[in-house]
RNA sequence: AAGGUUCUUCAAGCAAUCGCUUAGGUGCCGGCCUUCCGGCGCCCGAGAGGAAAGUCCGAGCUCCACAGGACAUGACGCCGGGUAACGCCCGGGAGCCGUAAGGCUACAGAGAGUGCAACAGAGAGCAGACCGCCUGCGGCGACGCAGGUAAGGGUGAAAGGGUGGGGUAAGAGCCCACCGGGAAUGCAGCAAUGCGUUUCGCAUGGUAAACCUCGUCAGGAGCAAGGCCAAGAAGCGUGUGGAUUGUCCGUCCCAGUCACGCGGGUAGGCCGCUAGAGAUUGUCGGUGACGGCAAUCCCAGAUAGAUGAUUGCAUAAACAGAACUCGGCUUAUGAAGGGCCUUCAUU
Numbered sequence: 001a002a003g004g005u006u007c008u009u010c011a012a013g014c015a016a017u018c019g020c021u022u023a024g025g026u027g028c029c030g031g032c033c034u035u036c037c038g039g040c041g042c043c044c045g046a047g048a049g050g051a052a053a054g055u056c057c058g059a060g061c062u063c064c065a066c067a068g069g070a071c072a073u074g075a076c077g078c079c080g081g082g083u084a085a086c087g088c089c090c091g092g093g094a095g096c097c098g099u100a101a102g103g104c105u106a107c108a109g110a111g112a113g114u115g116c117a118a119c120a121g122a123g124a125g126c127a128g129a130c131c132g133c134c135u136g137c138g139g140c141g142a143c144g145c146a147g148g149u150a151a152g153g154g155u156g157a158a159a160g161g162g163u164g165g166g167g168u169a170a171g172a173g174c175c176c177a178c179c180g181g182g183a184a185u186g187c188a189g190c191a192a193u194g195c196g197u198u199u200c201g202c203a204u205g206g207u208a209a210a211c212c213u214c215g216u217c218a219g220g221a222g223c224a225a226g227g228c229c230a231a232g233a234a235g236c237g238u239g240u241g242g243a244u245u246g247u248c249c250g251u252c253c254c255a256g257u258c259a260c261g262c263g264g265g266u267a268g269g270c271c272g273c274u275a276g277a278g279a280u281u282g283u284c285g286g287u288g289a290c291g292g293c294a295a296u297c298c299c300a301g302a303u304a305g306a307u308g309a310u311u312g313c314a315u316a317a318a319c320a321g322a323a324c325u326c327g328g329c330u331u332a333u334g335a336a337g338g339g340c341c342u343u344c345a346u347u
Stems, first nucleotide, its partner, number of pairs: 001343010013313006020047003024043008049319001053330002056328005061222004068249004073218005078092005093107001094105004108213002113211002115207002130153002132149007161179006180202001181200008226271004235262005241253003278297008
């Protein structure tokens, strides 16, 4: 220098003017003229994100005449740890990819059962003889017939352990060594697992994000939850009753303040609603995820939905806009910086 890999940070700033939402203060007006409520002004503060997104996981919170059981269904599946919890994160193991830094893994079970394997190929699962090799018979011969053979060729994603040697008519775990595998066992490690020892020649493969089996977890609905106030309205029909998951059992309610259907009324306000598994800084513990302690701080809360516009400094720009709130994951996206690896060049 080029290429790669990984981690982190920022998401523009300042000034002026105009505007929107809102905490606090204050003036005026109104309400039963009040320390309360509302309206209109003024002052002074605050005012979107790293993903606010997808709504895919996990929680808080709220409600459901109870939340129990069985089956079904769904998600997950190496080990240890973190956490409120998780399908997330951290550390480790194993396998695979990469020269490396590093990355990826749905990583339990195929010796319970069922299924599947296109095309090619002789044969696709209690094997298989197309070519080849060997033996025998026939034939002058080319060759033909019968048998043996899974070492070699060929097909395939995959061909019934691998390599080498012995052996044999040719071959074959038929025998041997090493590797692989099964069983037993020792040591190390919390564990996953690793490193060994002994023994068994060891036909029965692949596929479980195919059905399935084993294990773990899950009651349901969601802030349009739910509560209160005000205003308005018209009831009728059906029910083999209803209570929240798909079914059954159990439990609970008890004739309506129930369920379903049709019809009628309303389209207003308040709470929930932003002080929280909160933020920042420091320090301590831990390899780390994370946790403890101390100090300081209050940091959007709208309801048709505010968070903007113009001008200047200079050129200002990607993805994108909160709606109950958090923890994650995934996806979209601009810029900057650090560590590490490889190659080349120079010293």
This is a predicted structure of a 347-nucleotide RNA (Bacterial RNase P class A). Its Rfam family is "Bacterial RNase P class A". From the family's description: Ribonuclease P (RNase P) is a ubiquitous endoribonuclease, found in archaea, bacteria and eukarya as well as chloroplasts and mitochondria. Model confidence (mean pLDDT): 76 of 100.